Source information:
Predicted 3D model of an 88-nucleotide RNA (c-di-GMP-I riboswitch aptamer) from Enterovibrio norvegicus DSM 15893. Taxonomically the source falls in Enterovibrio norvegicus (Bacteria, Pseudomonadati, Vibrionales, Vibrionaceae). The prediction has a mean pLDDT of 87. The RNAcentral record of the sequence draws on ENA.

């Protein structure tokens, strides 16, 4: 220096749920709260999953049918980038 993630320490993040806000929704943000996490830090490039704005058609309309991410999930897996401690 690298490093398997044993032990210890300093610390870190925060599921469900609640609050307020944004959003069509999925979901996201703030505050509370902790199920868990050694990358549960970053990133939608690949696979996967969620939503269905939108488009077209039908209909007086409500609505229905079909197609559909350009919207999301990094706490689903992989690739990439970065990081504390660190037995042997």
């Nucleotide at each position: 220096u690298c490093a398997a993630g044993a032990a210890a320490a300093a610390g870190g993040c925060a599921a469900a749920c609640c609050u307020c806000g944004c959003g069509a929704a999925a979901g996201c943000g703030u505050g509370g709260g902790a199920c868990g996490c050694a990358a549960a830090g970053c990133c939608a490039c690949c696979g996967g999953c969620c939503u269905a704005a939108c488009a077209u058609c039908a209909u007086u309309a409500a609505u229905g049918a079909u197609g559909a991410a350009u919207g999301g999930c990094a706490g689903c897996g992989g690739a990439g980038c970065u990081a504390c401690c660190g037995a042997u």